[in-house]
RNA sequence: CCAGGCGGGCGGGCAAUCGCUGUCGCCGGAAGCGCGCGAGCGCGGUCGGGGGCAGAGGAAAGUCCGGACUCCGCAGGGCGGCGUGCUGGCUAACGGCCAGGGGUGCGGCUCCAAAUAGCCGCGUCACGGACAGUGCCACAGAGAACAUACCGCCGCGCUCGGAAACGGGCGCGGUAAGGGUGAAAAGGUGCGGUAAGAGCGCACCGCUCCGCCGGCGACGGCGCGAGGCAGGGAAAACCCCACGCGGAGCAAGACCAAAUAGGAGGGGAGCGCUCGCCGCGAGGCGGGUGCGCGGGCUGGCCCGGUCCGCCACAACCCUCGGGUAGGUCGCUAGAGGCGGCCAGUAAUGGCCGUUCGAGAGGAAUGAUUGCCGCCCCGCCUUCGGACGGGGCACAGAAUCCGGCUUACAGCCCGCCUGGAACC
RNA sequence: GGGGACGUAGUUCAGUUGGUUAGAACGCCGGCCUGUCACGUCGGAGGUCGCGGGUUCGAGCCCCGUCGUCCCCG
Numbered sequence: 001c002c003a004g005g006c007g008g009g010c011g012g013g014c015a016a017u018c019g020c021u022g023u024c025g026c027c028g029g030a031a032g033c034g035c036g037c038g039a040g041c042g043c044g045g046u047c048g049g050g051g052g053c054a055g056a057g058g059a060a061a062g063u064c065c066g067g068a069c070u071c072c073g074c075a076g077g078g079c080g081g082c083g084u085g086c087u088g089g090c091u092a093a094c095g096g097c098c099a100g101g102g103g104u105g106c107g108g109c110u111c112c113a114a115a116u117a118g119c120c121g122c123g124u125c126a127c128g129g130a131c132a133g134u135g136c137c138a139c140a141g142a143g144a145a146c147a148u149a150c151c152g153c154c155g156c157g158c159u160c161g162g163a164a165a166c167g168g169g170c171g172c173g174g175u176a177a178g179g180g181u182g183a184a185a186a187g188g189u190g191c192g193g194u195a196a197g198a199g200c201g202c203a204c205c206g207c208u209c210c211g212c213c214g215g216c217g218a219c220g221g222c223g224c225g226a227g228g229c230a231g232g233g234a235a236a237a238c239c240c241c242a243c244g245c246g247g248a249g250c251a252a253g254a255c256c257a258a259a260u261a262g263g264a265g266g267g268g269a270g271c272g273c274u275c276g277c278c279g280c281g282a283g284g285c286g287g288g289u290g291c292g293c294g295g296g297c298u299g300g301c302c303c304g305g306u307c308c309g310c311c312a313c314a315a316c317c318c319u320c321g322g323g324u325a326g327g328u329c330g331c332u333a334g335a336g337g338c339g340g341c342c343a344g345u346a347a348u349g350g351c352c353g354u355u356c357g358a359g360a361g362g363a364a365u366g367a368u369u370g371c372c373g374c375c376c377c378g379c380c381u382u383c384g385g386a387c388g389g390g391g392c393a394c395a396g397a398a399u400c401c402g403g404c405u406u407a408c409a410g411c412c413c414g415c416c417u418g419g420a421a422c423c
Numbered sequence: 424g425g426g427g428a429c430g431u432a433g434u435u436c437a438g439u440u441g442g443u444u445a446g447a448a449c450g451c452c453g454g455c456c457u458g459u460c461a462c463g464u465c466g467g468a469g470g471u472c473g474c475g476g477g478u479u480c481g482a483g484c485c486c487c488g489u490c491g492u493c494c495c496c497g
Stems, first nucleotide, its partner, number of pairs: 001419010012372007020055005026049004032043004057394001061405002064403005069249004081245005086100005101127001102125009128240002133238002136233002150179002152175010187205006206229001207227003210223005253329004263320005270291009292310007336355008373392006380385001424496007433449004442480001451467005473489005
């Protein structure tokens, strides 16, 4: 210098003009209100104008986890459902983070006859339980979980060949050492042993159990300890065990509150004549009729006609309550940021100082121009650079916060690995 | 804001206790048939099982993450 990996940070800058959202002043005016005897003055949630200040992210995204907040529900317990799953710690909480243990892969070194084993580095692991139970392990293979006898090896018997040694065939039995199949074949190596073999016996290694020691713990170490070895894989099959979990979500929820419709309460037109029945009576019930009142229909309108009601209903009037539109709050100062010190291996926590004002709601945060920065191309070059053109990502708040995951042009810093060149 | 389903050949779909080589129909290509085309008939090609990991001897199927499409509720 180039390439790659891991971790961290930034993710265009400045200015002008025109716009958008919020907010705070200012100016001018209308209705209205208040004060004043009055001229007038003050307020003014409404209208217009102008100004100051602030205005997206590292992921605002996916909505995969966890919490804050709000409302609803809730005696206690069980069954069911969902989630999590080595240990310890951090945290408001978590499936997140930190540290540790163990397994496993790769590389290096050491030891060994070999199989093993030990140490170091890097990576990785959904890492409780397979003796609680049920089920699964295709194909191949003799046998796949109550192991298994195909070939081979060995013994015995029969038989054939042969003078014999021995060999061939068949049958019965032994054998898990050897071959073969498979992802996986029921401890490994060696010696002894045996008809051949076999933990059958022994030594070493491994395994299980027990004891002791260390560690908060996962776990690790040790033993002239006990046991010849039982217990293949898989729970990201059902399942078992332990722990955790009430539901909904800011369109949560709270307050104010039109028009229309509907609800509740009150008001809201009767007065005469006459007949029948009941009652001792006051009176009550029913019918007819006149005037008046109210409503419906008809008529283009008035007048009018007709029907219904007047103990009541409706029209109409007043009052009240709920809910809708709309408005206001919730709403952005918070498990905030930055710096320092302290505790801790770290995650993280404590203390001190300092600093920070998007808050919309069919939803603002934009556009244009100029200069600068970085990259690419063309061209010129006195090799310093100049000129022209193009490009600068992913993406955009919607109650807030902690994580995870995903997208992302380019640049910077640190560490590691490999290569090249030079000293 | 909340919930669910799907992704397999060019297209529409199958694919179950995970098992040998992933199928069907239409479409496409070639041969035959015909004077020619269509129809018919015979044969053939064509797959990152959306993507990335993991579990397992073995994954289209099981698990996790992610991307995309569609549907439902307030």
Predicted 3D model of RNase P RNA and transfer RNA as a complex of 497 nucleotides. Rfam match: Bacterial RNase P class A. The family's RNA type in Rfam is ribozyme. About the family: Ribonuclease P (RNase P) is a ubiquitous endoribonuclease, found in archaea, bacteria and eukarya as well as chloroplasts and mitochondria. Gene Ontology terms of the family: tRNA processing, ribonuclease P activity and dimeric ribonuclease P complex.